This is a predicted structure of a 347-nucleotide part of an RNA (small-subunit ribosomal RNA, central domain) from an uncultured Rhodospirillales bacterium. Its Rfam family is "Bacterial small subunit ribosomal RNA". Its family is annotated with ribosome and structural constituent of ribosome in the Gene Ontology.
[in-house]
Context: one part of a larger RNA
RNA sequence: CUGGGCGUAAAGGGCGUGUAGGCGGCCUGCCAAGUCAGAUGUGAAAGCCCCGGGCUUAACCUGGGAACUGCAUUUGAGACUGGCCGGCUAGAGGUUGGAAGAGGAGAGUGGAAUUCCCAGUGUAGAGGUGAAAUUCGUAGAUAUUGGGAAGAACACCAGUGGCGAAGGCGGCUCUCUGGUCCACACCUGGCGCUGAGGCGCGAAAGCGUGGGGAGCAAACAGGAUUAGAUACCCUGGUAGUCCACGCCGUAAACGAUGUGUGCUAGACGUCGGAUGUUACGCAUUCGGUGUCGCCGCUAACGCAUUAAGCACACCGCCUGGGGAGUACGGCCGCAAGGUUAAAACUC
Numbered sequence: 001c002u003g004g005g006c007g008u009a010a011a012g013g014g015c016g017u018g019u020a021g022g023c024g025g026c027c028u029g030c031c032a033a034g035u036c037a038g039a040u041g042u043g044a045a046a047g048c049c050c051c052g053g054g055c056u057u058a059a060c061c062u063g064g065g066a067a068c069u070g071c072a073u074u075u076g077a078g079a080c081u082g083g084c085c086g087g088c089u090a091g092a093g094g095u096u097g098g099a100a101g102a103g104g105a106g107a108g109u110g111g112a113a114u115u116c117c118c119a120g121u122g123u124a125g126a127g128g129u130g131a132a133a134u135u136c137g138u139a140g141a142u143a144u145u146g147g148g149a150a151g152a153a154c155a156c157c158a159g160u161g162g163c164g165a166a167g168g169c170g171g172c173u174c175u176c177u178g179g180u181c182c183a184c185a186c187c188u189g190g191c192g193c194u195g196a197g198g199c200g201c202g203a204a205a206g207c208g209u210g211g212g213g214a215g216c217a218a219a220c221a222g223g224a225u226u227a228g229a230u231a232c233c234c235u236g237g238u239a240g241u242c243c244a245c246g247c248c249g250u251a252a253a254c255g256a257u258g259u260g261u262g263c264u265a266g267a268c269g270u271c272g273g274a275u276g277u278u279a280c281g282c283a284u285u286c287g288g289u290g291u292c293g294c295c296g297c298u299a300a301c302g303c304a305u306u307a308a309g310c311a312c313a314c315c316g317c318c319u320g321g322g323g324a325g326u327a328c329g330g331c332c333g334c335a336a337g338g339u340u341a342a343a344a345c346u347c
Base pairs, nucleotide, nucleotide: 003319004318005317006316007301008300012315014201015200016199017198021194022193023192025088026087027086029084030083031082033081034080035077036076037075038074039073040072041071042070049065050064051063052062053061054060091191092188093187094186096183097182098181099180103177104176105175106174107173108172109171110154114150115149116148117147118146119145120144121143125136126135162169163168206247207246208245209244210243211242215241216240220236221235222234223233258314259313260312261311262310263309266292267291268290269289270288271287272286273285274284275283276282277281296303297302320347321346322345329340330339331338332337
């Protein structure tokens, strides 16, 4: 390379948007590029293959044939692919009417708790642990009552509940704003799917500048434990955690399962709509989210209309372990580092 694969053995890009490219619904007509058929020319010789001939045979030499799967020209065919004209509505999008939601951004606001400060009551302990000690407290702590300040997070509701492409999103109110679902089948008429590069988003930690700092808490200090204890436990405690702006671009970024479309038994929950009804409730249907379970698949575990089944389209990725997601080089970054990505050697 051809293949074979990618839930757990190596392997799905963290997620989206979209360029090139690849692929693309139903029905006429035209063209004839792809495609198919015929003819002609060409496809050197040798070699290979077949039938003969010559050296006593063979190797070897030699005659003829076939073949040379190709290319060009030409004459046709018109199913399929393609191109062009026209039409259609099942894909896609839109109008109208409804619906749910922690979807996003900004502004405001509420109560509980915590810590600190002030004041009152009050007195000897409090705290912490397996047990202790470090620690706090007669300069009045802990407890309790009243007042005040600050920052951060939102108990109950809360739910294999909801929303979002993913990361993720949860007190309440307002403003701005994205997406989705259902009904009608009114409009457009293939406007579609995927997507190398590109661009955007992207938890936590970390970085820069300026704020903020209640609680928690890497580092650090002390007390314990221990043979030791650079830990687990305890008392403290700084970055950080929070806000604004700008970087970083990673993760067990996981459903360890790329996206889209069609097809393939059911049963029971639940969320959002619609229709019918005998209006308790049940039945039907569309879209989510779960559990179980046929056919089928799988090495097994398991998956099973939310497929890991049956197919198609497009992208990404894998190819023994270590060396190594490393070195070198490139690109990116303030840095930390990220990304792309080997080889020697070795088993």